[in-house]
Description:
Predicted 3D model of a 101-nucleotide RNA (Guanidine-I riboswitch aptamer) from Nitrosomonas eutropha C91. RNAcentral records the identical sequence in 2 taxa. Of the family's consensus pairs, 97% are formed in the model. NCBI's taxonomy places the organism under Bacteria, Pseudomonadati, Nitrosomonadaceae, Nitrosomonas, Nitrosomonas eutropha.
C1' cells in the first nucleotide's frame, strides 16, 4: 500500500422532531363542535443506534448414544464538517466513511 472479514432479526432504551392524537393560545358557533397558531408543550402515535441493552437465530470449535442433545465462543471499535430521507429531526442513512490511534 492492497484485499477479505468483523453475522441477521425482533423488542426496547439513550436520543429525535412535530404528520396524527392530546395540551395550550386566539377565534367562530346552532354551544354539539369547527378553524388558525404553537414542539424554548411534560406526553401518546411515529423515527431511532457499527461502536447501547435484552432475546431468538446463525457461524466456528469441542463433546456425544454421531439422530438428536450438551458445552464453549462470536474479539476490538476515537471520529468531524457536509449532505440525504421522512411531516420534520436525530446517536437514522452516506458511515466500521474522511480523518486519527
Nucleotide at each position: 500500500g492492497c484485499u477479505u472479514u468483523a453475522c441477521g432479526a425482533a423488542a426496547c432504551u439513550a436520543g429525535g422532531g412535530u404528520u396524527c392524537c392530546g395540551g395550550c393560545u386566539u377565534u367562530c358557533c346552532a354551544a354539539g363542535g369547527g378553524a388558525a397558531g404553537u414542539g424554548a408543550c411534560u406526553g401518546g402515535u411515529c423515527c431511532a443506534a457499527g461502536g447501547g441493552u435484552u432475546u431468538c437465530g446463525g457461524g466456528c470449535c469441542c463433546u456425544u448414544u454421531c439422530a438428536a442433545g450438551g458445552g464453549g465462543u462470536u474479539c476490538c471499535a476515537c471520529g468531524g464538517a457536509g449532505g440525504g430521507a421522512u411531516a420534520a429531526a436525530a446517536g437514522c442513512c452516506c458511515g466500521g466513511g474522511a480523518g486519527g490511534u

Its mean pLDDT, the model's own confidence on a scale to 100, is 84.
Rfam family: Guanidine-I riboswitch aptamer. Rfam links the family to the GO term regulation of gene expression.